[in-house]
Context: one part of a larger RNA
RNA sequence: GGUCUACGGAGGAUGCCUAGGAGCUAUCUGACGAAGAAGGACGUGGUAAGCUGCGAAAAGCCGUGGGGAGGAGCAAACAUCCUACGAUCCGCGGAUAUCCGAAUGGGGUAACCCGACUGGUUAGAUACCAGUGACUGUCAGGUGAAUAAAAUAGCCUGAUGGGGGAAGACUCAGGGAACUGAACCAUCUAAGUACCUGAAGGAAAAGAAAUCAAAAGAGAUUCCCAAAGUAGCGGCGAGCGAAAUGGGAAGAGCCUAAACUCACCAUGGUGUUAAAAGCUUACACUGUUGCCGGGGUGAGGGUUGCAGGACCUUGCUGGAGUGUCUGUAAGGGCAGUCGCGUAGUAAGAAACCGGAUGUUUAGUGGAACGCUACUGGGAAGGGCGACCACAGAGGGUGAAAGUCCCGUACACGACAAACAACCGGCUACGUGAGCGAGGAACCUAAGUACGGCGGGACACGAGAAAUCCUGCUGGAAUCUGGGAGGACCACCUUCCAAGGCUAAAUACGUGAUAGCUACCGAUAGCGAAUAGUACCGCGAGGGAACGGUGAAAAGCACCCCGGGAGGGGAGUGAAAUAGAACCUGAAACCGUAGACCU
Numbered sequence: 001g002g003u004c005u006a007c008g009g010a011g012g013a014u015g016c017c018u019a020g021g022a023g024c025u026a027u028c029u030g031a032c033g034a035a036g037a038a039g040g041a042c043g044u045g046g047u048a049a050g051c052u053g054c055g056a057a058a059a060g061c062c063g064u065g066g067g068g069a070g071g072a073g074c075a076a077a078c079a080u081c082c083u084a085c086g087a088u089c090c091g092c093g094g095a096u097a098u099c100c101g102a103a104u105g106g107g108g109u110a111a112c113c114c115g116a117c118u119g120g121u122u123a124g125a126u127a128c129c130a131g132u133g134a135c136u137g138u139c140a141g142g143u144g145a146a147u148a149a150a151a152u153a154g155c156c157u158g159a160u161g162g163g164g165g166a167a168g169a170c171u172c173a174g175g176g177a178a179c180u181g182a183a184c185c186a187u188c189u190a191a192g193u194a195c196c197u198g199a200a201g202g203a204a205a206a207g208a209a210a211u212c213a214a215a216a217g218a219g220a221u222u223c224c225c226a227a228a229g230u231a232g233c234g235g236c237g238a239g240c241g242a243a244a245u246g247g248g249a250a251g252a253g254c255c256u257a258a259a260c261u262c263a264c265c266a267u268g269g270u271g272u273u274a275a276a277a278g279c280u281u282a283c284a285c286u287g288u289u290g291c292c293g294g295g296g297u298g299a300g301g302g303u304u305g306c307a308g309g310a311c312c313u314u315g316c317u318g319g320a321g322u323g324u325c326u327g328u329a330a331g332g333g334c335a336g337u338c339g340c341g342u343a344g345u346a347a348g349a350a351a352c353c354g355g356a357u358g359u360u361u362a363g364u365g366g367a368a369c370g371c372u373a374c375u376g377g378g379a380a381g382g383g384c385g386a387c388c389a390c391a392g393a394g395g396g397u398g399a400a401a402g403u404c405c406c407g408u409a410c411a412c413g414a415c416a417a418a419c420a421a422c423c424g425g426c427u428a429c430g431u432g433a434g435c436g437a438g439g440a441a442c443c444u445a446a447g448u449a450c451g452g453c454g455g456g457a458c459a460c461g462a463g464a465a466a467u468c469c470u471g472c473u474g475g476a477a478u479c480u481g482g483g484a485g486g487a488c489c490a491c492c493u494u495c496c497a498a499g500g501c502u503a504a505a506u507a508c509g510u511g512a513u514a515g516c517u518a519c520c521g522a523u524a525g526c527g528a529a530u531a532g533u534a535c536c537g538c539g540a541g542g543g544a545a546c547g548g549u550g551a552a553a554a555g556c557a558c559c560c561c562g563g564g565a566g567g568g569g570a571g572u573g574a575a576a577u578a579g580a581a582c583c584u585g586a587a588a589c590c591g592u593a594g595a596c597c598u
Base pairs, nucleotide, nucleotide: 001597002596003595004594005593006592007591008590009589015583016548017547020520021519022517023516024515025514026513027512028511030508032164039100040099041098042055043054044053046078047077050074051073061094062093063092064091065090066089070082071081072080105114106113107112116132117131118130119129120128121127135162136161137160138159139158140157141156142155143154170201171199172198173197174196175195181188185235211218212217222249223248224247225246226245232240233239253501254500255499256445260300261299262298263297264296265295267293268292269291270290276289277286278285279331280330281329282328283327284326305479307444308443309442311439312438313437314436315435316434317433319338320337322335323334324333325332339431340430341429342428343427344426352425353424354423355422357420358419359418360417361416363412364411365410369385370384371383372382374381386403387402388392394406395405396404450474451473452472453471454470455469456468457467460486481496482495483494484493485492535542536541555582558569559568560567561566
């Protein structure tokens, strides 16, 4: 020096565990904000560094309900207190809520600085307290130029809104790449993807045929399955890629514009003679109130393709009063009341109140087992004998418990707040209209449809290229009308553009609750067993690691060595080689003792 054996040190693998994660399902929810949010800074406790809570009323205040013996958070200890006059705790409602932050009186290097006005306190104030004051849309009022008037701009005041945030999600819209693939690359692809911006909602978007189809028909939209990797498109390369139709989910339909009528507002023209007009007739009465245009506002009317509607004439059906149209009578028109009917806030108008019911936000009840002289530190294990079960899900208890504890099945519960559908109030509509017949030819969305040029979207790359959108340019028709059926024409079929609204089925998953897993088990699982912390970076940003005594601290009183650290006894404990550097405790590595070899 090596090998081996035994015993150690060091180390922290492995096993077991779980406080933390991952994925999924269902239900709810998708809130917030100038009444100051999200997110922070700074404070706040008897002692208080961190987290949590809270806000100068500061681990809290008030009301109300639950609950029932302890309590003053994590988190010990001491001190001091609270509590059956019901605390702590839990639910609901309220009060307070510093400073920054959209941040909004002005400024600013966020959490700071500066200043004005009004009111109050006060004898008074520069002190204290309370409040107001950013910008901008709309509406209303006031004021008011250039410009004589008027008007407008501008200015001022008031009312009512907006602003910001989020969940790295989903939706729609405006913009919009490249790497890549084509084995290069340019059309093409990637891809209308990533990304930027705007807007919104709990969903969004779309949506009640100028749609499809094909000789038969369907009947808004959306989503799923098939049709189908088909028909097609394509340097016919790489690749891209439908629809009809069938089967399902869900189902819901409506309102304007116009014609016409009435009222009002301005405005142009015209009209005085016993005279236009005042709903008609008769009699009175009034006397430029009239008539003809075009315009605006409001109300009625009306909304479609088998064309529909308006207008004129007409047929049938039909509750009762009232007022009004200069007066009276008859007729007619209009307005409104009661009754009756229908519907409704979830689109088609729009609020609120009450009732009973249910749901959510605290909770309550909740069956049934003992013995053991067995093992053990410990019984839930073994043995013996029982019981409950709409409950033998799960967790805990000194090992393995249906009957010990928490629970579970099942049943029950709300002062208050919120929500849901229902009923009633209430509101709206109809009755004031509805259904026909005939006439007449008034209306039915215009710089639109469509053409040309240039682009884009359609699965479709200009192609035979329909269809949709439109930057420029031209530019219709009006029902004897117009669009579509993949150039175009004819016939035929089908639909009615140029205005608008609309639930559900669909997408996502922040948060809450309940659960599940041939998901992980501390180098795994989220980056994170709490952390976006420590640390790094000027900054944008990057970004860790660290779990386990024991059933219970019973966490080693006391003695000894030592300055201490540490150790030896003693004691606790089942165990101390479980002693906090604490379960198990592998290997590398380092020793002690012995054997053998050199």
Predicted 3D model of a 598-nucleotide part of an RNA (large-subunit ribosomal RNA, domain I) from an uncultured candidate division WWE3 bacterium. It was read from a public genome assembly. It matches the Rfam family "Bacterial large subunit ribosomal RNA". Its family is annotated with structural constituent of ribosome and ribosome in the Gene Ontology. Model confidence (mean pLDDT): 81 of 100.